[in-house]
RNA sequence: UGAUGUAGCUCAGUUGGUAGAGCACCGCAUUGGUAGUGCGGAGGUCUCGGGUUCAAAUCCCGUCAUCA
Numbered sequence: 001u002g003a004u005g006u007a008g009c010u011c012a013g014u015u016g017g018u019a020g021a022g023c024a025c026c027g028c029a030u031u032g033g034u035a036g037u038g039c040g041g042a043g044g045u046c047u048c049g050g051g052u053u054c055a056a057a058u059c060c061c062g063u064c065a066u067c068a
Stems, first nucleotide, its partner, number of pairs: 001068005008023004017054001025041006048062004
């Protein structure tokens, strides 16, 4: 100096309008029992602090962490 930071993990999130997917986890069904499959559910105030705005994961400033 540049890039990244969002669910347990890997990642989406367009032009600012109350945040999603896959895997994992829990319950039910299916099976003689597992696995697999189907249906349903739980789980995150978006690293942290501040600013702008009616409204910020998103824009601005700073901060911390990781990578180059």

Transfer RNA from a chicken gut metagenome, 68 nucleotides, folded computationally. It matches the Rfam family "tRNA". The prediction has a mean pLDDT of 83.